[in-house]
RNA sequence: AGCCCCGUGGUGUAGAGGUAGCAUCAGAGACUUUGGAUCUCUUGGCACCGGUUCAAAUCCGGUCGGGGCUACCA
Numbered sequence: 001a002g003c004c005c006c007g008u009g010g011u012g013u014a015g016a017g018g019u020a021g022c023a024u025c026a027g028a029g030a031c032u033u034u035g036g037a038u039c040u041c042u043u044g045g046c047a048c049c050g051g052u053u054c055a056a057a058u059c060c061g062g063u064c065g066g067g068g069c070u071a072c073c074a
Base pairs, nucleotide, nucleotide: 001070002069003068004067005066006065007064010024011023012022013021018054026042027041028040029039030038047063048062049061050060051059
C1' cells in the first nucleotide's frame, strides 16, 4: 500500500429495510429473622459524516478504530 472481517446499553450477544431484543451488571420492590436464591419492575445502546428510500443498526460511498491475509522497503 491492496484486499477481507468486525464496530449495537457497563459487559457479552441477536437483529441484514418497518416497535432495537436477550443474558448479565446496576437501582427499586416482593418473599425471607438476616443474607443468598427466586420473582416483578426500572435505567441505560446502533463509532462518525454523507447518500438511497415513505422508512436505514441493516443497502451504498467516505472517515475513524480493532483484527486478519498478501505485497513492497529495510
A computed fold for a 74-nucleotide RNA from a Methanomassiliicoccales archaeon, annotated as transfer RNA.
It was read from a public genome assembly.
Its mean pLDDT, the model's own confidence on a scale to 100, is 81.
The source organism's lineage runs through Archaea, Methanobacteriati, Thermoplasmatota, Thermoplasmata and Methanomassiliicoccales.